[in-house]
RNA sequence: GCCAUGGUAGCUCAGUGGUAGAGCACUUCUCUGAAAAAGAAGGGGUCGUGAGUCCGAUUCUCACCCAUGGCA
Repeated sequence: GCCAUGGUAGCUCAGUGGUAGAGCACUUCUCUGAAAAAGAAGGGGUCGUGAGUCCGAUUCUCACCCAUGGCA
């Protein structure tokens, strides 16, 4: 330099052209003498960056950035 895959919550990952979820973690409450466990409720996201298409983009297209693997 080229190719492929990936980038979504603090972490691990889903998701699909119609405004984003799970598990764990975190906060509060119940329970307990107090914890742990269990149960209930809740907060947290410019979906890597910028542009394009579209009524509408996390999703499709292009460029760039980053990570991993491969080729040279």
Molecule: transfer RNA
Organism: Candidatus Parcubacteria bacterium